This is a predicted structure of a 1521-nucleotide RNA (small-subunit ribosomal RNA) from a Candidatus Abyssobacteria bacterium.
The sequence is in RNAcentral, with records from ENA.
The coordinates come from a structure-prediction model, not an experiment, and the mean pLDDT is 84.
[in-house]
RNA sequence: CAACUGGAGAGUUUGAUCCUGGCUCAGAACGAACGCUGGCGGCGUGCUUAACACAUGCAAGUCGAACGCGAAAGUCCCCUUCGGGGGGCGAGUAGAGUGGCGAACGGGUGAGUAACGCGUGGGUAACCUGCCCUACAGUGGGGGACAACGUCGGGAAACCGGCGCUAAUACCGCAUGUGCCUCGGUGGUCUUUGGGCCGCCGAGGGAAAGUCUUCGGACGCUGUAGGAUGGGCCCGCGUCGCAUUAGCUUGUUGGUGGGAUAACAGCCUACCAAGGCAUCGAUGCGUAGCCGAGCUGAGAGGCUGAUCGGCCACACUGGGACUGAGAUACGGCCCAGACUCCUACGGGAGGCAGCAGUGGGGAAUAUUGCGCAAUGGGGGCAACCCUGACGCAGCAACGCCGCGUGGGUGACGAAGGCCUUCGGGUCGUAAAGCCCUGUCGCGAGGGAAGAAGCUCUGACGGUACCUCGCAAGAAAGCCACGGCUAACUCCGUGCCAGCAGCCGCGGUAAUACGGAGGUGGCGAGCGUUGUUCGGAAUUAUUGGGCGUAAAGGGGGCGCAGGCGGCUCAGCAAGUCCGGGGUGAAAGCCCUCGACUCAAUCGAGGAAUGUCCUUGGAAACUGUUGAGCUUGAGUACGGGAGAGGAGAGUGGAAUUCCCGGUGUAGCGGUGAAAUGCGUAGAUAUCGGGAAGAACACCUAUGGCGAAGGCAGCUCUCUGGACCGAUACUGACGCUGAGGCCCGAAAGCUGGGGGAGCGAACAGGAUUAGAUACCCUGGUAGUCCCAGCCGUAAACGUUGUGUACUAGGCGAUGGGGGAUUCGACCCUUUCAUUGCCGUAGCUAACGCGUUAAGUACACCGCCUGGGGAGUACGGUCGCAAGGCUGAAACUCAAAGGAAUUGACGGGGGCCCGCACAAGCGGUGGAGCAUGUGGUUUAAUUCGAUGCAACGCGAAGAACCUUACCCAGAUUUGACAUCCCGCGCUACUCGGUGAAAGCCGGGGUUCCCUUCGGGGACGCGGUGACAGGUGGUGCAUGGCUGUCGUCAGCUCGUGUCGUGAGAUGUUGGGUUAAGUCCCGCAACGAGCGCAACCCCUACCUGCUGUUGCUACCAGGUCAUGCUGGGCACUCUGCAGGGACUGCCGGCGAUAAGCUGGAGGAAGGUGGGGAUGACGUCAAGUCCUCAUGCCCUUUAUGUCUGGGGCUACACACGUGCUACAAUGACCGGUAUAGAGGGUUGCCAACCCGCGAGGGGGAGCCAAUCCCAAAAAACCGGCCUCAGUUCGGAUUGGAGUCUGCAACUCGACUCCAUGAAGCUGGAAUCGCUAGUAAUCGCGGAUCAGCAUGCCGCGGUGAAUACGUUCCCGGGCCUUGUACACACCGCCCGUCACACCACCCGAAUGGGCUGCACCCGAAGUCGUGCACUCAACCGCAAGGAGAGUAGCGCCGAAGGUGUGGUUCGUAAGGGGGGUGAAGUCGUAACAAGGUAGCCGUAUCGGAAGGUGCGGCUGGAUCACCUCCUUU
Repeated sequence: CAACUGGAGAGUUUGAUCCUGGCUCAGAACGAACGCUGGCGGCGUGCUUAACACAUGCAAGUCGAACGCGAAAGUCCCCUUCGGGGGGCGAGUAGAGUGGCGAACGGGUGAGUAACGCGUGGGUAACCUGCCCUACAGUGGGGGACAACGUCGGGAAACCGGCGCUAAUACCGCAUGUGCCUCGGUGGUCUUUGGGCCGCCGAGGGAAAGUCUUCGGACGCUGUAGGAUGGGCCCGCGUCGCAUUAGCUUGUUGGUGGGAUAACAGCCUACCAAGGCAUCGAUGCGUAGCCGAGCUGAGAGGCUGAUCGGCCACACUGGGACUGAGAUACGGCCCAGACUCCUACGGGAGGCAGCAGUGGGGAAUAUUGCGCAAUGGGGGCAACCCUGACGCAGCAACGCCGCGUGGGUGACGAAGGCCUUCGGGUCGUAAAGCCCUGUCGCGAGGGAAGAAGCUCUGACGGUACCUCGCAAGAAAGCCACGGCUAACUCCGUGCCAGCAGCCGCGGUAAUACGGAGGUGGCGAGCGUUGUUCGGAAUUAUUGGGCGUAAAGGGGGCGCAGGCGGCUCAGCAAGUCCGGGGUGAAAGCCCUCGACUCAAUCGAGGAAUGUCCUUGGAAACUGUUGAGCUUGAGUACGGGAGAGGAGAGUGGAAUUCCCGGUGUAGCGGUGAAAUGCGUAGAUAUCGGGAAGAACACCUAUGGCGAAGGCAGCUCUCUGGACCGAUACUGACGCUGAGGCCCGAAAGCUGGGGGAGCGAACAGGAUUAGAUACCCUGGUAGUCCCAGCCGUAAACGUUGUGUACUAGGCGAUGGGGGAUUCGACCCUUUCAUUGCCGUAGCUAACGCGUUAAGUACACCGCCUGGGGAGUACGGUCGCAAGGCUGAAACUCAAAGGAAUUGACGGGGGCCCGCACAAGCGGUGGAGCAUGUGGUUUAAUUCGAUGCAACGCGAAGAACCUUACCCAGAUUUGACAUCCCGCGCUACUCGGUGAAAGCCGGGGUUCCCUUCGGGGACGCGGUGACAGGUGGUGCAUGGCUGUCGUCAGCUCGUGUCGUGAGAUGUUGGGUUAAGUCCCGCAACGAGCGCAACCCCUACCUGCUGUUGCUACCAGGUCAUGCUGGGCACUCUGCAGGGACUGCCGGCGAUAAGCUGGAGGAAGGUGGGGAUGACGUCAAGUCCUCAUGCCCUUUAUGUCUGGGGCUACACACGUGCUACAAUGACCGGUAUAGAGGGUUGCCAACCCGCGAGGGGGAGCCAAUCCCAAAAAACCGGCCUCAGUUCGGAUUGGAGUCUGCAACUCGACUCCAUGAAGCUGGAAUCGCUAGUAAUCGCGGAUCAGCAUGCCGCGGUGAAUACGUUCCCGGGCCUUGUACACACCGCCCGUCACACCACCCGAAUGGGCUGCACCCGAAGUCGUGCACUCAACCGCAAGGAGAGUAGCGCCGAAGGUGUGGUUCGUAAGGGGGGUGAAGUCGUAACAAGGUAGCCGUAUCGGAAGGUGCGGCUGGAUCACCUCCUUU
């Protein structure tokens, strides 16, 4: 000098967002354990479980300087009867004993204990203290024993008994005694429970031990006082959970006497009194040794109580005392019990929670080691002895710390592995190689400190350390790599195997499983598990909340408690400041120092308490006293009111009864029926009875604390408000318990009962209908008395007080102003509403009636489910209420708001959506496609709209992908390599063909003449091939919503945010089209336009087209010359823009009417398809990843199949006829196609067609006739002169080939069908309908498809309804988005729990019985050395016995807790099952709450309540005008 310094978050509820809220993770720590791995050293640590049981050894002895006794082996000597005996040494040794001190320390453990046990601070005037220290005084003189020992005896043993001997620092009298103790009396002083100091008088009591000696003394001994140390006892404060433990207590609380103790005390006892403790938590139950400290944390706090240190408790379990200074004694004693051992069965012995060690338990915790060298302890004068305390060593990565496993250089970036887009990348300077070093290791040499004032003394240990030598030599693993969280690829697997801390991965491309390569992290360790704190502000003192997320008690009164207005004065408990004491050491922190560093250790400091004490301050709190009036209250005067209770009374209505009129229905519903009615209903009139409720007034009106309160009158009565004075003088606020009130339903008893109406009955509805609807109807609803005590008892907002912009209403009162009038204006209290500022809020919203800003007090919350359940308690007649868990289970459950989607919600609008029309389909026959079935195969795909005359714009072979059979294997096809060159072509055999076998035959191009190329054959391997799989791996293309009007962006603004605004609104449009408005301003993709066809005009063009005019010609015709005017061809332009006018409209956009015009408001048609949706369709058009196949899933060939047929459906054709069929005649298109072709004239054939051959590569020729229409004729309503299926026969054409399986022709045949059920389709104008023509494909083969023109309608009032769509709005528990979500019973499986006849334990209360040891009392019997006495005897002591108490035990009866359990009950979870559809939208009967009742179930219904109900209308209020 310093001791200061310190705070991070993330994942997960949603489509997304904000919030609430739980779960989870990252950190640190450990006496740990487990898995894989493991080189060295230092320092620590090591039975957390069975306070379970223990073999063996050791852990407390020592003193001969307290005392008596006193060996043996061996050896030497002597004697000997040779058996032995004696003596010396061994040795006064060993040994036991008497005695002293110690053994109460040290060491272990944590069972018990919730306690003055512990911590902290005090008290002791209520006490003790061996050894030690100090001081003073003393130590005289006697006596009698008992062990050992000897001897006898008992016993298996342990051990015991009789007799006899003996010493002492053992024991006992006597003497002395300053002082000491006790009692009585008494003085002073300081104190204050029985105290200290100084005294005085009297009486009584009471000490001692010696040993050694160098003779100096040393060690002892006795008394007293003091000290030190250690303890005892007492007190304040602090010290876990449960109130589902609320009352406990009889020595209990106190007193008096007595006893006991070192000492106070009910500590004990007798008597007396009736107290004592407790919601500030007694008692009970559970759990637990407490602390210094340890871990964590920013701190406050939370958790823990290993090692080290302090205290306590315990020592096999329970009880007891003895000895002693000290114990109620771990290695002492007695008794009882359990257990173990010994036994001769009589009886004995034992206690590792000391150190090692064993068994057992357990996930788990070490050596039966060395030494007293050090430190410490006991004994001793000492030497010394003892010491599992301790010092060391051993084992264990159990922890902390340190070190190493090498360093440098080294590119061909080696080999190899892995990946690859095949180029390469990466492991990687990594390795090898070369050059070094020597920690560590091994060997050798040296070698400590620890040892003290001197000599000696070292277990550790030949250790640490030092030196030399050897040699990179012997030394790296573990976990992770989807996010959190740092680190990525390949292969395998295929919701399997598996992973997982949370979210979650895995169903064929897995960075998530397993392996590999690579990478990241840590490193002699790394992971996992468990536990604690943290993060968690997730129990919130610091530092949270309660309108809707969990959470305000249903309301009031009020005891305790908490809190409390203004002024003055006192006190000083709280509070603040200063001093003193204490807060042990160790630890934490700081500084310094010692081991090479560090861990570790040492020294000094700092720090630590709500503590004690003392002095001071007096603002605040408190307290005492005195006052004040503003809080609170009282008195007075007023008016308002469904406030309460009781009594009375009124009218309307319903029902019933009586009577009259009157007749066939009434009633009821979506429609009906049950029901009532000809025995007279309903309707209507009159009269009567009864009960219940009070229309209008009536109202965001009033009153009340809440529940709640409504005709009118009277009586009694509570509260609030306003006004103005007076009085009291803080009397106040809140309020745990407590008490009272408390809708509806319900209960008990008694009345009453009109209407309504749970249950119930019937009728309907329905799949069912235990419902909704209808007809009836009992409890009940009403009254009296008494219970119940709950509701969405809600403003989902506790009460009180104060403060903080306003505006507009309403109710009750007062004031001012005022013509002075109830009007109007203004102001002020109280109450009641709406809007709104600041502020608050997650948002919604609240906003002087706060959810704002503060204070006081109470209640309540802490994830969802289980559950407001179980058990217990308590209340109730019952129903049930109040209080109120846990196991188990989930990763959420929630709130508000957002965007969508949806609604059997609303508004606006559109569409051939409906309606209005026309024609169809559904019925028939046939064609075609599909399903199904069949089959060797009937190839495959398409499957609501948006598959089904679709892929097929053309399946006899081919196609062809399928089936059968026969062949083939580098392949039918591509590229590369080698060899040969006989190519092609052709013939024969065989065969169904492909193919196989054989024969004939000989080439083209280039050339630098070597050869090369084309082509073919043979061969090898790379590879080819696949209409095999996956359209859920893909590209591309396509369908659909939908040609619907939408979909977005930038900037700005608003919102915490998702997001909103723009894009909404008022108009308008076909349109997000345009206009206006507007916190928006712009823009993009869509719409529209630009493009094509068509309708009109102009210009140009003029053959193959046209042909008016001119000319020629013909039977006739643009046939010819000429012409290009017209039509037309084709190219280029023009034209239409709401441009003009009127009206409407905001003067706008626009709408409407008109003019002009070929055309008018997008003229008609086409092309054109936004962001996106459907894992929509297509791997069989094509392309393509991956997988599969490779003498086959490839390729070739013949035949068959795709054409099947009991059926079902879609799309079509032809019809059913007279608006028609048939016959004859006449007229008029457009758009196309044609050389492998279209094919004229002419001839033949009834015809399909054949022959024939002109023309045409086509505005020239051909296909080609158009048909319906029109004219004429016939048929006359019929299964027909309708209809043409089917079948027989005969043919034609194409083709290699028409059997399966083509089209067409002719003759014959002549089916069903007479306009089509439920249902359903198309179409709004040149459209529907109807008529024919052409084309693609194609050898041939359309009723299909794509086009073309001819003839040519009807209807649209309108938007209620069906379908689809657009915009706005609303509700939502949906977001895979209503084909959504979701509830309950039942069935099955598993799990935990509750009840449960009974049964087995633990703990415990009470009563009684028995009563060990032992203390105490007694002890007339018995016994006895010390004293008295000559003796007898006495004093005194002791024993048996007896008594009180008393452990264990026993009996009985309770409480409590744990376990087992037939059976019963609900709950949770589970892939999926059964029944229904309760809830979410108006959820299809709005839902929910309480209660009652009923029902398979969700649930239904009644009564009362709530809005947390949609929709429409109205009222009120507010905003704006």